Molecule: small-subunit ribosomal RNA
Organism: uncultured prokaryote
RNA sequence: AGAGUUUGGUCAUGGCUCAGGACGAACGCUGGCGGCGUGCCUAACACAUGCAAGUCGAACGGUAACAGCAGAGCUUGCUCUGGCUGACGAGUGGCGCACGGGUGAGUAACACGUGGGCAACCUGCCCCAGACUUCGGGAUAACUCCUCGAAAGAGGCGCUAAUACCGGAUACGAACUCUGCAGGCAUCUGCAGACACAUUAAAGGUUACGGUGUAAGAUGAGCAUGCGUCCUAUUAGUUUGUUGGUGAGGUAACGGCUCACCAAGGCGACGAUAGGUAGGGGCCCUGAGAGGGGGAUCCCCCACACUGGUUCUGAGACACGGACCAGACUCCUACGGGAGGCAGCAGUGAGGAAUAUUGUACAAUGGAGGCAACUCUGAUCCAGCCAUGCCGCGUGCAGGAAGACUACCCUAUGGGUUGUAAACUGCUUUUAUACGGGAAGAAACCCUCCCACGUGUGGGGGGCUGACGGUACCGUAAGAAUAAGCAUCGGCUAACUCCGUGCCAGCAGCCGCGGUAAUACGGAGGAUGCAAGCGUUAUCCGGAAUCAUUGGGUUUAAAGGGUCCGUAGGCGGACGAUUAAGUCAGGGGUGAAAGUUUGCAGCUCAACUGUAAAAUUGCCCUUGAUACUGGUUGUCUUGAAUUACUGUGAAGUGGUUAGAAUAUGUAGUGUAGCGGUAAAAUGCAUAGAUAUUACAUAGAAUACCAAUUGCGAAGGCAGAUCACUAACAGUAUAUUGACGCUGAGGGACGAAUCUGUGGGGAGCGAACAGGAUUAGAUACCCUGGUAGUCCACGCCGUAAACGAUGGACACUAGUUGUUGGAUUAUUUCAGUGACUAAGCGAAAGUGAUAAGUGUCCCACCUGGGGAGUACGAUCGCAAGAUUGAAACUCAAAGGAAUUGACGGGGGCCCGCACAAGCGGUGGAGCAUGUGGUUUAAUUCGAUGAUACGCGAGGAACCUUACCAGGGCUUAAAUGGGAGAUGACAGGAGCAGAGACGCUCUUUUCUUCGGACAUCUUUCAAGGUGCUGCAUGGUUGUCGUCAGCUCGUGCCGUGAGGUGUCAGGUUAAGUCCUAUAACGAGCGCAACCCCUACCGUUAGUUGCCAGCGAGUAAUGUCGGGGACUCUAACGGAACUGCCGGUGCAAACCGUGAGGAAGGUGGGGACGACGUCAAAUCAUCACGGCCCUUACGUCCUGGGCUACACACGUGCUACAAUGGUAGGUACAGAGGGAAGCCACCCCGCGAGGGGGAGCGGAUCUAUAAAACCUAUCUCAGUUCGGAUCGGAGUCUGCAACUCGACUCCGUGAAGCUGGAAUCGCUAGUAAUCGGAUAUCAGCCAUGAUCCGGUGAAUACGUUCCCGGGCCUUGUACACACCGCCCCU
Repeated sequence: AGAGUUUGGUCAUGGCUCAGGACGAACGCUGGCGGCGUGCCUAACACAUGCAAGUCGAACGGUAACAGCAGAGCUUGCUCUGGCUGACGAGUGGCGCACGGGUGAGUAACACGUGGGCAACCUGCCCCAGACUUCGGGAUAACUCCUCGAAAGAGGCGCUAAUACCGGAUACGAACUCUGCAGGCAUCUGCAGACACAUUAAAGGUUACGGUGUAAGAUGAGCAUGCGUCCUAUUAGUUUGUUGGUGAGGUAACGGCUCACCAAGGCGACGAUAGGUAGGGGCCCUGAGAGGGGGAUCCCCCACACUGGUUCUGAGACACGGACCAGACUCCUACGGGAGGCAGCAGUGAGGAAUAUUGUACAAUGGAGGCAACUCUGAUCCAGCCAUGCCGCGUGCAGGAAGACUACCCUAUGGGUUGUAAACUGCUUUUAUACGGGAAGAAACCCUCCCACGUGUGGGGGGCUGACGGUACCGUAAGAAUAAGCAUCGGCUAACUCCGUGCCAGCAGCCGCGGUAAUACGGAGGAUGCAAGCGUUAUCCGGAAUCAUUGGGUUUAAAGGGUCCGUAGGCGGACGAUUAAGUCAGGGGUGAAAGUUUGCAGCUCAACUGUAAAAUUGCCCUUGAUACUGGUUGUCUUGAAUUACUGUGAAGUGGUUAGAAUAUGUAGUGUAGCGGUAAAAUGCAUAGAUAUUACAUAGAAUACCAAUUGCGAAGGCAGAUCACUAACAGUAUAUUGACGCUGAGGGACGAAUCUGUGGGGAGCGAACAGGAUUAGAUACCCUGGUAGUCCACGCCGUAAACGAUGGACACUAGUUGUUGGAUUAUUUCAGUGACUAAGCGAAAGUGAUAAGUGUCCCACCUGGGGAGUACGAUCGCAAGAUUGAAACUCAAAGGAAUUGACGGGGGCCCGCACAAGCGGUGGAGCAUGUGGUUUAAUUCGAUGAUACGCGAGGAACCUUACCAGGGCUUAAAUGGGAGAUGACAGGAGCAGAGACGCUCUUUUCUUCGGACAUCUUUCAAGGUGCUGCAUGGUUGUCGUCAGCUCGUGCCGUGAGGUGUCAGGUUAAGUCCUAUAACGAGCGCAACCCCUACCGUUAGUUGCCAGCGAGUAAUGUCGGGGACUCUAACGGAACUGCCGGUGCAAACCGUGAGGAAGGUGGGGACGACGUCAAAUCAUCACGGCCCUUACGUCCUGGGCUACACACGUGCUACAAUGGUAGGUACAGAGGGAAGCCACCCCGCGAGGGGGAGCGGAUCUAUAAAACCUAUCUCAGUUCGGAUCGGAGUCUGCAACUCGACUCCGUGAAGCUGGAAUCGCUAGUAAUCGGAUAUCAGCCAUGAUCCGGUGAAUACGUUCCCGGGCCUUGUACACACCGCCCCU
């Protein structure tokens, strides 16, 4: 000293929480010792028992008890007598009991603190001074006797003493009165004198003392007083002995303290009165301090003593262990009466989370009495209990690595941690234990001796006295021996892993953790912190500048009163004089001690204690200073006001008046609709509307001018004009001379609505009625329409009454409009706007009209909700307004700005997105996939776009993962260790569905080291089991959309921005220009492949123009490289040229040239990222799970089921066609367990022969097309499903469940509802061909190849998707959001 927490992130506001310290504490776990402190905070609740105040015989009468002495009696160890002595029960008397000790109920007060005052007072014992201590008297307790009573106790007769009591004398400088002098503060004080009137003494005891009166001191009380001393205004008025006076009484003393009379005062917004709470201070805790909180222990003061009241005695009390009365409670009782007061020390019960022994001693200190010895002392000193606090000590130290064993963890044949820790070796002995020694605290009083003075004091020597206590301390002995826990380990906050659990159990101070990999729960290992303690809880301060004096704010976060006037108050211009209240300085007094701080010292240290200093920031007195503030006084003009003149305005009040519009009435013209809406209807209209013309009437409001215009304190003010009233600005500088500013309470004004009384009522129009809309529509829309809106007089007193910005004054750069003045002009004054500088601000913004810099005054705020609510009070006719809480609840609520996302916001642009077209799907039959259903199983996955002819580019067995049944337990693969055997394999047979089982047969090699094989055992396997939300890799989609970022710089407190924006342009963040940006990267484009043209090279298996040979014919042959082609390398296209537009980039032209023209066409190529998208079943992999099974082998079945629903396709519904015959033209790809020419057989699928070809050589009838014929609009010569029969081929095997062929059969279907898909050119449409997989094939699928070959695009309003800029947002899981009501 800060930190966590609002957000996707940021800054600021703001609350909540934490880290620190403290404690009379309590609770949980644990516990070795000592020292020093502390210990009923609750019931001022009730108390059993014991003790806590007595003492004096040197005051007195005495002798009950004890002891001694003396005497007597006799039973020789008892009794009696004597107060004679020591002593002493009870009694008289003196002193004490008012101290000491306890408690904090009451008390908001002169109770306390502090300062001064008493000229208004008292003071026992003590000290000092001087004076006196005389003469008498009468009683009474005790005691004896008697009486009453249960007791407590009471009464009566009689005797007696005193330092008890009474009378007399004496007495001052005491007290009273008067006079004089001096002083002071009014009353008075001091000194001197006078009058003396009245009054007061103790006596004693016996030589030590004691007493009386006066004066003085000291001490201790009493009284009045300045200042300080809690909360509430939802307590605003209070007081009758009250305030004062006169007189009297009373008191130690002043005083309404009490009383009589008189006056009517006293207190209060500077908070009276009332209510609540509370003992006050020194001090204690905290804090840098200022402050905040507290009032245990110790010290001072106060108050109280069962509750309330009263009083005596006394120096002192209205008295804790006195008295009386009343009350409550408890106890005793013979029922008639009595007794008691722990808030003294122990102790008990109760209450409570909670607080100790019915201890020892008067040895010390102190107190009472006493001459003293001494007695008493629960004050006190000690001990006991309690880790309750502070402080100190210890639980060992050194060596010791095989880094041991165990445990725990890991990447696990091995490492790491525990950890030099242990074991082991050596050493030490504090403490504990045992034994022994053993203090200081003690010096007095007193006794004795001595000295000094000289009669009772002082000093010295010696002697006596210890509760604690045989304690502290010291020594000796033995031996590591007797001694460690608690909390925490996600962040804040030091410290991390494993297992268990699975939003469960639980944790949590705040944020939060836990839903199968939890460093946050529970356990363990380890670590961290503190340590005889450690944590938790309660409370206080701090952090919190979060009540802000030091030291905060109020445009938008909480917060400026709606506005003005003005009272109290606060603050206040210039120059002098004076004063010295504030202020400053010096000196003095006080501020108790203890405590705190510092130095030194004593207990072995420390805590603790002693001593000294400092401090005690305060109050009082005094002496000075006089700048500033204040008081008094004088002057001034610049603040303020007045006056004159010139102007200004929707300023106010009251009259008068104008035109347009609207409505209504009358009359005319005129005829069928009008009106209204998105569309309608209600409504009006043939009884004549709407429309139109003329006249009349009514009320309300004032077009144009008109504007960031003007005026007003604000609310607010608008046709014109008149009257009255007020204001403002400028100029002049004539007058006054600080007259000013603000303003708590208070007053006035105060939009709209509501309200009262009386008018008025055209239009508009709550309520209400009707019509629509709607699921409904008590709304929005329409037709009507009452209050009201208008006027006059009242009431209300509130608004987003806003500039969300209180008023006044001064100062601080500019630019530019506008309104009103002055000025010839430049300029200047006052208002009203815009932009901007510095500054300010969290930012937005503000910026001379401040939210800047200063001064003064007022108002208001202190987390959100509850709530501007409740209660109370005031105001109001009411409605309601003003003032204005709490319980409870949350960890946020809120501000500004940022980046995204979103919008039935805006702008620009693109895409087969729409539109324009072509062809489909959706209807039929079939194929195929999916859902559902079924099943023993119908294995699993994929599910909007981005699943559904998808994984699967080949499910009859296998595949296969599923089901039923039957087997195996290490089968296949692989390696290591140990052991055993010499087999196993092969062949044959039997049973079986097969796997497998059984039987027979054959039988190792060797260099003797072993190799090989099998079996047993162990380690290691295996799993298409789970988790794609633990993962890698791969993939889909947005999207081939044009975007996504970085470095440096700059801007911003920051998130972030700029760059990437703007103007153009592009398919494109493509390029250009501009530019606080300059560059760069991933994307775009290009580079790569195919294709379109040309050239060069090469010329077989391809080609054949020319030459030659040959055939019925064919590049068939010799040859050739010209052409086609093949396959390698090059060229070609770049807006290069021309024209136009443009700054440029670029665009345009059916431009030229060119095979190709503006990325030529196509492909591969997919930025940062999104969807916890898909896949653990391609593969890999973490974790979990199974191990005679969730592994593995086999047979059969299933994945092909079938009421149904959907997707994707094929074939069709026919004449642009079907059928039959004939004739043409491809490209690409494949081929050896293969492709198969050709020949023969079969109607055919195919079969049997058989040449060629591992291929530019061999191997396929391309089809649509074209020509000819036929069919003639029909369920057909369309269509081919379905079914029956017969076959072929593949294969171990075609039943479930293959394909194909032939014959027969001949279903639905006549162009398809709502809806929906693809496509912009060699494209759609249409036609066939090939290949992968593959024994075969459910292929109509997928991927390629070529043939024929269109139509249309005006355009971007709309639908969908996307890009850029901008805007709003309370969204950020981001509109499938958030959120309100019921």